[in-house]
RNA sequence: GCGUUUAGCUCAGUGGGAGAGCGCUUGCCUUACAAGCAAGAUGUCACAGGUUCAAAUCCUGUAACGCC
Numbered sequence: 001g002c003g004u005u006u007a008g009c010u011c012a013g014u015g016g017g018a019g020a021g022c023g024c025u026u027g028c029c030u031u032a033c034a035a036g037c038a039a040g041a042u043g044u045c046a047c048a049g050g051u052u053c054a055a056a057u058c059c060u061g062u063a064a065c066g067c068c
Stems, first nucleotide, its partner, number of pairs: 001067005008022004016053001024040005046062005
């Protein structure tokens, strides 16, 4: 100097509904397990401040991590 930070993990989300896959829980199925099917739970969007009617998203600062 540049990049990243969003669910347990990997990530999407370019100003108005917070999401996907995997995982987790419950039920069905099975002698049982796996697979499959149905339903469900889980979020301080790293932190603080600002702009805006409205911010994960824009601006400033801070922190952690990675790269040069």